Context: one part of a larger RNA
RNA sequence: GAUAAACGCUGACAGAAUGCUUAACACAUGCAAGUCAACCGGAAGCAGCCUUCGGGCUGUGGUAGGUGGCGGACGGGUGAGUAACACGUAAAGAACUUGCCCCGCAGACCGGGAUAACGCGGUGAAAACUGUGCUAAUACCGGAUAUUAUGGAGAGGUCGCAUGAUCUUUUCAUGAAAGCUAUACGCACUGCGGGAGAGCUUUGCGCUCCAUUAGUUAGUUGGCAGGGUAAAGGCCUACCAAGACCGUGAUGGAUAGCCGGCCUGAGAGGGUGAACGGCCACAAGGGGACUGAGACACGGCCCUUACUCCUACGGGAGGCAGCAGUGGGGGAUAUUGGACAAUGGACCAAGAGUCUGAUCCAGCAAUUCUGUGUGCACGAAGAAGUAUUUCGGUAUGUAAAGUGCUUUCAGCCGGGACGAAGAAAGUGACGGUACCGGCAGAAGAAGGAACGGCUAAAUACGUGCCAGCAGCCGCGGUAAUACGUAUGUUCCGAGCGUUAUCC
Numbered sequence: 001g002a003u004a005a006a007c008g009c010u011g012a013c014a015g016a017a018u019g020c021u022u023a024a025c026a027c028a029u030g031c032a033a034g035u036c037a038a039c040c041g042g043a044a045g046c047a048g049c050c051u052u053c054g055g056g057c058u059g060u061g062g063u064a065g066g067u068g069g070c071g072g073a074c075g076g077g078u079g080a081g082u083a084a085c086a087c088g089u090a091a092a093g094a095a096c097u098u099g100c101c102c103c104g105c106a107g108a109c110c111g112g113g114a115u116a117a118c119g120c121g122g123u124g125a126a127a128a129c130u131g132u133g134c135u136a137a138u139a140c141c142g143g144a145u146a147u148u149a150u151g152g153a154g155a156g157g158u159c160g161c162a163u164g165a166u167c168u169u170u171u172c173a174u175g176a177a178a179g180c181u182a183u184a185c186g187c188a189c190u191g192c193g194g195g196a197g198a199g200c201u202u203u204g205c206g207c208u209c210c211a212u213u214a215g216u217u218a219g220u221u222g223g224c225a226g227g228g229u230a231a232a233g234g235c236c237u238a239c240c241a242a243g244a245c246c247g248u249g250a251u252g253g254a255u256a257g258c259c260g261g262c263c264u265g266a267g268a269g270g271g272u273g274a275a276c277g278g279c280c281a282c283a284a285g286g287g288g289a290c291u292g293a294g295a296c297a298c299g300g301c302c303c304u305u306a307c308u309c310c311u312a313c314g315g316g317a318g319g320c321a322g323c324a325g326u327g328g329g330g331g332a333u334a335u336u337g338g339a340c341a342a343u344g345g346a347c348c349a350a351g352a353g354u355c356u357g358a359u360c361c362a363g364c365a366a367u368u369c370u371g372u373g374u375g376c377a378c379g380a381a382g383a384a385g386u387a388u389u390u391c392g393g394u395a396u397g398u399a400a401a402g403u404g405c406u407u408u409c410a411g412c413c414g415g416g417a418c419g420a421a422g423a424a425a426g427u428g429a430c431g432g433u434a435c436c437g438g439c440a441g442a443a444g445a446a447g448g449a450a451c452g453g454c455u456a457a458a459u460a461c462g463u464g465c466c467a468g469c470a471g472c473c474g475c476g477g478u479a480a481u482a483c484g485u486a487u488g489u490u491c492c493g494a495g496c497g498u499u500a501u502c503c
Stems, first nucleotide, its partner, number of pairs: 001502003005499005012372006018365002020329001025327003029324003034070003038067003045060006077282003087206007096199003101195007109143004118133006149174011179187002181184001208254003215245003220242004225237003257279004261272004284305005307318004335362001337361003343358001344356004375405004385396004409444001411439005419430001447492005452473003458487005468475002
């Protein structure tokens, strides 16, 4: 000098930031991912008619529920694991993928059978399961058509980086599709090519400590063939060979997410990785795949382990390292708040709408930084009090009192935003906030540590190697500038000291 700090004493206001560093311990409760011009369904409501006053019928309306699509792989959290192509940086992919978005070319023809919800039954305490019957679609299936797609065969050309890449042409085979609303230059659907953005794989270099860790390795190292993958590859399998790594530190152990940055320092360097941004990993411990453009998936599925809960004992349910909040641990860290008004995201034809603990705000905390105030001027050879004294005095001290003035901030009253961008209209959580005007009165607002030297600042009394102080040197055993108190002084100041850690 610095801090995600804590503790002690003290504590006025405003703004900006930050706030479980420990138990990746366990979690009550609420919320955090839904949405829809596809489809089935048809409740409430409204209108009319009828009525035996229970209601019924028709029209409109479109809920719940379900099928289907897109999104739940983003956003948000945490740092356990990881010493690794995890990360950083620079490259490679002639070994790859890509929903939504943009551009271009071409298309969307003809048919079919089911099924959920629902109706009628059954089992179960529940979770849930099941029989039978009906029905729709942008759900599912069959056929047609189609190139610059894919695969095979033939011919020709160009190029490179070894495998090869690419272009032209002939022929054969294979493979598509869905509609919606009515306003459109609409959205959606299918095939192909290109782009953007994203992802995947590989490589050079860099990346902590221990040798009181010296040898390690059998799918191990390489080859051939096959399988698998979007894709190269022992990634996997069979066979063949006997290799591969290592003192330039293998293997093992310990510790640790990495970086931009941040702190310090003249720099070199040292330390660190909170907040903000990028990447990675994880989602009670462990394992697995399914769906999908994308996951081996925090608020999906299956198995297993531990734990918790329900149970009719047969069986079931759960996962806050999302936002709040609770217990526990700890020196220590906040509200079970408001709003989708803005920004962004999901769905949607939409600038409508719904959802959004992302986000924007508010609340709490001197935790940090910044700013401001707690008054200003005059006022005695100088009140009182206090302290001291050589008893003359000296100090506190223009300080107070007194006189004149001002009103920041806080307080009260009145007005009152920007942030809103959409053609108009309407739309603000923050918030009656910021800001502006007015009113009253010095009124409501100062402490902490130190004073032997280092180190700015000393006297008195008490104590008597006691009580105590202390960062180091060291003070204290009867005049202690070092302990305790008082007065005075010094340094900082809404803070001041102490402790911890880094330079």